[in-house]
Context: one part of a larger RNA
RNA sequence: GGACGAACGCUGGCGGCGUGCUUAACACAUGCAAGUCGAACGAUGAUCCGGUGCUUGCACCGGGGAUUAGUGGCGAACGGGUGAGUAACACGUGAGUAACCUGCCCUUGACUCUGGGAUAAGCCUGGGAAACCGGGUCUAAUACCGGAUACGACCUUUCACCGCAUGGUGGUUGGUGGAAAGAUUUUUUGGUUUUGGAUGGACUCGCGGCCUAUCAGCUUGUUGGUGAGGUAAUGGCUCACCAAGGCGACGACGGGUAGCCGGCCUGAGAGGGUGACCGGCCACACUGGGACUGAGACACGGCCCAGACUCCUACGGGAGGCAGCAGUGGGGAAUAUUCCACAAUGGGCGAAAGCCUGAUGGAGCAACGCCGCGUGCAGGAUGAAGGCCCUAGGGUCGUAAACUGCUUUUAUCUGUGAAGAUUAUGACGGUAGCAGAUGAAUAAGGAUCGGCUAACUCCGUGCCAGCAGCCGCGGUCAUACGGAGGAUCCGAGCGUUAUCC
Numbered sequence: 001g002g003a004c005g006a007a008c009g010c011u012g013g014c015g016g017c018g019u020g021c022u023u024a025a026c027a028c029a030u031g032c033a034a035g036u037c038g039a040a041c042g043a044u045g046a047u048c049c050g051g052u053g054c055u056u057g058c059a060c061c062g063g064g065g066a067u068u069a070g071u072g073g074c075g076a077a078c079g080g081g082u083g084a085g086u087a088a089c090a091c092g093u094g095a096g097u098a099a100c101c102u103g104c105c106c107u108u109g110a111c112u113c114u115g116g117g118a119u120a121a122g123c124c125u126g127g128g129a130a131a132c133c134g135g136g137u138c139u140a141a142u143a144c145c146g147g148a149u150a151c152g153a154c155c156u157u158u159c160a161c162c163g164c165a166u167g168g169u170g171g172u173u174g175g176u177g178g179a180a181a182g183a184u185u186u187u188u189u190g191g192u193u194u195u196g197g198a199u200g201g202a203c204u205c206g207c208g209g210c211c212u213a214u215c216a217g218c219u220u221g222u223u224g225g226u227g228a229g230g231u232a233a234u235g236g237c238u239c240a241c242c243a244a245g246g247c248g249a250c251g252a253c254g255g256g257u258a259g260c261c262g263g264c265c266u267g268a269g270a271g272g273g274u275g276a277c278c279g280g281c282c283a284c285a286c287u288g289g290g291a292c293u294g295a296g297a298c299a300c301g302g303c304c305c306a307g308a309c310u311c312c313u314a315c316g317g318g319a320g321g322c323a324g325c326a327g328u329g330g331g332g333a334a335u336a337u338u339c340c341a342c343a344a345u346g347g348g349c350g351a352a353a354g355c356c357u358g359a360u361g362g363a364g365c366a367a368c369g370c371c372g373c374g375u376g377c378a379g380g381a382u383g384a385a386g387g388c389c390c391u392a393g394g395g396u397c398g399u400a401a402a403c404u405g406c407u408u409u410u411a412u413c414u415g416u417g418a419a420g421a422u423u424a425u426g427a428c429g430g431u432a433g434c435a436g437a438u439g440a441a442u443a444a445g446g447a448u449c450g451g452c453u454a455a456c457u458c459c460g461u462g463c464c465a466g467c468a469g470c471c472g473c474g475g476u477c478a479u480a481c482g483g484a485g486g487a488u489c490c491g492a493g494c495g496u497u498a499u500c501c
């Protein structure tokens, strides 16, 4: 000098764009943050329409279907948060899978035949303070379970071609066990199986990136083999048996610290530091463990067990998890609203209308940062008054003020008024912008002035009070302390502190 997610002191007019718990991965009141589909299903049946009876405002019948608790489907594994753990194939980069999976989507071929038994809701009933849990009975499906058929699948016989080894691809013989679902009706959309793709993921390997030797030896599923189990899949991943190996001064093992990267800061570069915001990957979801469902989780707003904590209780038993958005307490030098809207972009469901969306779009708060604008412009000397200094002549604040003329960015008021949206639909918002009116009107401070380092005098103090980044000032003539006048540098900021180069 530059930088900052900054803080503190003094000061503070406006706008645009960004940013805002770095500390206690501390504890959380309250509300919201993941639903949707009636064109899968049985029920429920409001307003309404038609008809009959008539006691003229009720009853019954039919149509229609708003609404939804339940069964079922899809989603809930995305999106959002945090960085505790992790020195590791976690990440970055480059390869490999002839060892793999992939719902929805696109694409190729074929099929969608025939049966069955239940169950929720409902009704009846029981237990419990509650959470909730039973018993009886009835019923439906794209829920569940059989049978038929089937290219492909698996085992087997055999042929051709190919490869970097294990091997792969295509054909062929015999055998084995396997599918399906309807809905709407303008006709579309579903279901099963199959080919290829796309997307997403899984695994393996080469190389790369912290400190410590005041850590020197570490290891028994350890290292390898055979076989089996398990997995989508390779593999000590697990198990049985066998062998005795494997790693290490090119730093094993241990300890400390830490999410990694694109990037960001600095620097001429090499390098050094860093990983807030934005983007990619990983890990975690009160602490520890476990599996279930599913194409996908070992699952933040799912389940089970254990633990700590909090709450309810009729003491028998139950409920909870903000590192989602706001918000509260606490910690701290320190970090915001219990706001508006689904109008846009995107996501989930749905045929659609649409519903949901604290993602997102916006607004609010904070000079926290960057950028822009303003606080007026021109004239005005007898250099007014006043302050300060003085060699008492004068000098300086100083064209500064007053005064004269002008302008209106900003401000206030009035009117008009967008783009963002495409047929419609605008939270922002009567916002931005535009036009007019008023009137210099509403708007300047901070630090420094001994040298480094731009800027000097007077008074007070008297090694006191104090200053200070370093050198050092102060003990009666202090440009270094305190005040004043003046000056210098920045300017809605200016200084100080912490940290990095």
Base pairs, nucleotide, nucleotide: 001501002500003499006497007496008495009494010493013373014372015371016370017369018368019366020365021331026329027328028327030326031325032324035074036073037072040071041070043068048063049062050061051060052059053058054057081284082283083282091208092207093206094205095204096203097202100201101200105197106196109193110192111191112190113147114146115145116144122137123136124135125134126133127132153176154175155174158171159170160169161168162167182189183188210256211255212254217247218246219245222244223243224242225241226240227239228238229237259281260280261279262278263274264273265272266271286307287306288305289304290303309320310319311318312317337363339362340361341360345359346357347356348355349354376406377405378404379403386397387396388395389394411438412437413436414435415434416433420428445490446489447488448487449486450471451470452469456485457484458483459482460481466473467472
This is a predicted structure of a 501-nucleotide part of an RNA (small-subunit ribosomal RNA, 5' domain) from an uncultured bacterium. The prediction has a mean pLDDT of 85. It matches the Rfam family "Bacterial small subunit ribosomal RNA".